[in-house]
RNA sequence: GAUUUAUAAAGAAGCGGCGAGAGAUCAGGCUCAAAGAACCGCUGGCAACCCUACAAGGUGUAGAAGGUGCCAAUUCCUGUCCCGGAAAAUAUGUUACCCGGGGGAUAUAAAUU
Numbered sequence: 001g002a003u004u005u006a007u008a009a010a011g012a013a014g015c016g017g018c019g020a021g022a023g024a025u026c027a028g029g030c031u032c033a034a035a036g037a038a039c040c041g042c043u044g045g046c047a048a049c050c051c052u053a054c055a056a057g058g059u060g061u062a063g064a065a066g067g068u069g070c071c072a073a074u075u076c077c078u079g080u081c082c083c084g085g086a087a088a089a090u091a092u093g094u095u096a097c098c099c100g101g102g103g104g105a106u107a108u109a110a111a112u113u
Stems, first nucleotide, its partner, number of pairs: 001113008013043005021032003026079004044071003049067002051063005075105001081102005088095002
């Protein structure tokens, strides 16, 4: 890097370093940022995928030493496709915007390669 499965509306910040961009990519929006963001280090924390214990036998409950992960905003929101809803215009066909779901994409874990 690829594949499979699961999860993604909850939760969790201080100090120091650095010094201009950052929020995955492209586009649009919105936001964060010299009152110092992003990133890096230390400390602290959240969560419970792996894990541990007990009960079990398509799982549940409890825990947190260790391996990861995470600690602005729903994965910040939207985009292409599908389904549904609502509403406006219209004689009909039909349809922009709006709302919800799915899919896709992305991230993380575990396993395989």